[in-house]
RNA sequence: AAUCUCAAGGGCAAACUCUCCGAAAGGGGAGGACGCAAAGCCGCGAGCCUAAAGCAGAUUAUAUAACCUGCUAAGGUAGUCGGGUUGCCGGAU
Numbered sequence: 001a002a003u004c005u006c007a008a009g010g011g012c013a014a015a016c017u018c019u020c021c022g023a024a025a026g027g028g029g030a031g032g033a034c035g036c037a038a039a040g041c042c043g044c045g046a047g048c049c050u051a052a053a054g055c056a057g058a059u060u061a062u063a064u065a066a067c068c069u070g071c072u073a074a075g076g077u078a079g080u081c082g083g084g085u086u087g088c089c090g091g092a093u
Base pairs, nucleotide, nucleotide: 002093003092004091011036012035016031017030018029019028020027021026034079040085041084042083044082045081046080047077048076049075050074054071055070056069057068059066060065
């Protein structure tokens, strides 16, 4: 230095509940623990989720427009995977 593994001390915290922010996905805080050795940090690549704004199409309407479907600017997810970066304790090879 790399890989693996278990003990102790400590750490994080899914679902769910309350509250706040957001159009939504989702996020912050409090409670709560399914799990986690990077479940620390970074949306860089892939995936997934949302779609108020925009575009296209269908329907309704004289029309402004309404509503539905698809795509998408954009947003989110680090507890989907990869990548980058930092890192605690004992042991084994």
c-di-GMP-I-GGC riboswitch aptamer from a Candidatus Atribacteria bacterium, 93 nucleotides, folded computationally.
Its Rfam family is "c-di-GMP-I-GGC riboswitch aptamer". Gene Ontology term of the family: cyclic-di-GMP binding. For this family Rfam cites "Bioinformatic analysis of riboswitch structures uncovers variant classes with altered ligand specificity" (Weinberg et al., Proc Natl Acad Sci U S A, 2017).
The sequence was found by an Rfam model in a public genome assembly.